[in-house]
Context: one part of a larger RNA
RNA sequence: CGAUGCUGAAGGAACUAGGCAACUUGCCCUCGUAACUUCGGGAUAAGAGGGCCCCAUAGAGACGCAAGUCAUUAUGGGGGGCACAAACUAGGGGGUGGCGACUGUUUAUUAAAAACACAGGGCUGUGCAAACGCGGUUAGCGGAUGUAUACGGUCUGACGCCUGCCCGGUGCUGGAAGGUUAAAGAGAGGUGUGCAAGCACUGAACUGAAGCCCCAGUAAACGGCGGCCGUAACUAUAACGGUCCUAAGGUAGCGAAAUUCCUUGUCGGGUAAGUUCCGACCCGCACGAAUGGCGUAACGACUUCCCCGGUGUCUCCAGCAUCGACUCA
Numbered sequence: 001c002g003a004u005g006c007u008g009a010a011g012g013a014a015c016u017a018g019g020c021a022a023c024u025u026g027c028c029c030u031c032g033u034a035a036c037u038u039c040g041g042g043a044u045a046a047g048a049g050g051g052c053c054c055c056a057u058a059g060a061g062a063c064g065c066a067a068g069u070c071a072u073u074a075u076g077g078g079g080g081g082c083a084c085a086a087a088c089u090a091g092g093g094g095g096u097g098g099c100g101a102c103u104g105u106u107u108a109u110u111a112a113a114a115a116c117a118c119a120g121g122g123c124u125g126u127g128c129a130a131a132c133g134c135g136g137u138u139a140g141c142g143g144a145u146g147u148a149u150a151c152g153g154u155c156u157g158a159c160g161c162c163u164g165c166c167c168g169g170u171g172c173u174g175g176a177a178g179g180u181u182a183a184a185g186a187g188a189g190g191u192g193u194g195c196a197a198g199c200a201c202u203g204a205a206c207u208g209a210a211g212c213c214c215c216a217g218u219a220a221a222c223g224g225c226g227g228c229c230g231u232a233a234c235u236a237u238a239a240c241g242g243u244c245c246u247a248a249g250g251u252a253g254c255g256a257a258a259u260u261c262c263u264u265g266u267c268g269g270g271u272a273a274g275u276u277c278c279g280a281c282c283c284g285c286a287c288g289a290a291u292g293g294c295g296u297a298a299c300g301a302c303u304u305c306c307c308c309g310g311u312g313u314c315u316c317c318a319g320c321a322u323c324g325a326c327u328c329a
């Protein structure tokens, strides 16, 4: 000097990115227990008191024929210790937001989470030799010894209230017409050669599938959801009007948000002092409705902020024990 433990005056988070680490709490009995709530919870909420030993009185349980043995309650009185759940073991608590409903799952070896999954919801395919998948893409096998209350694909993600407008583009589905169109069919006509028959070649109409064009439908399919100008008896603002464009111009709800650049926005709360936090406002650079929107009790080794308790985290370090390092042998 380091590691691992133990102790500490006064203060008590002033430490720090952050209470990281440590401390506190811890068991049983009695009392008591809020908001909120899906009425189950929340809850061991929080908080308060008691706990050892002896004696007396009263009670009562199990076993036993009984004697009795074992275990034990209430009330009262008394006793000792620094300390009575005497060691070990053994929840700190509360409040407010965010996210995810929950229990689960995950980066074996830097990430356990708000990521994945989930029950529930929707769309879509599939009528069985199913769709779909595996397979020298053969045979065959899975699906399934299942049969649409089934199986596959995809999105969302308990529950509550809801899920607006756009089918112009892309995709998908449907469409006995029409256009385009391959091989093939068809062969008018032409070329070479030959005396010729012929042989070889070329070849216009016309017929001709899917696809594409075309016509519709479809957004819990991929996706999208405007601009400018003016206007009210202070000012400001604009319910209102005009105009351009679009397939349609963002509805409900939420909003400086895990989204807000400007920004430490503005106001309020909390602090003596608050770029964080909570409640509002709305000027949403660039929220928004199953790439779900907004709420939500319970839950979380998640995350933000605050408070109580307690503490060597700190003011400010000190001592002790053990093991190293170091010196000598």
Base pairs, nucleotide, nucleotide: 001324002323003322004321005320006319007318008317010315011314014313027051028050029049030048031047036041038158052079053078054077055076056075057074058073061070062069063068080084092308093307094306095305097303098302099300100299104116105115120156121155122154123153124152125151126150132142133141134140159295160294161293162292164225165224166223169222170221171218172217173216174215175214178213179212180211184207185206189202190201191200192199193198226244227243228242229241230240253287254284265281266280267279268278269277
A computed fold for a 329-nucleotide part of an RNA from an Alphaproteobacteria bacterium, annotated as large-subunit ribosomal RNA, domain IV.
The prediction has a mean pLDDT of 89.
It matches the Rfam family "Bacterial large subunit ribosomal RNA". Rfam links the family to the GO terms ribosome and structural constituent of ribosome.
The source organism's lineage runs through Bacteria, Pseudomonadati, Pseudomonadota and Alphaproteobacteria.
RNAcentral holds the full RNA, with entries from ENA.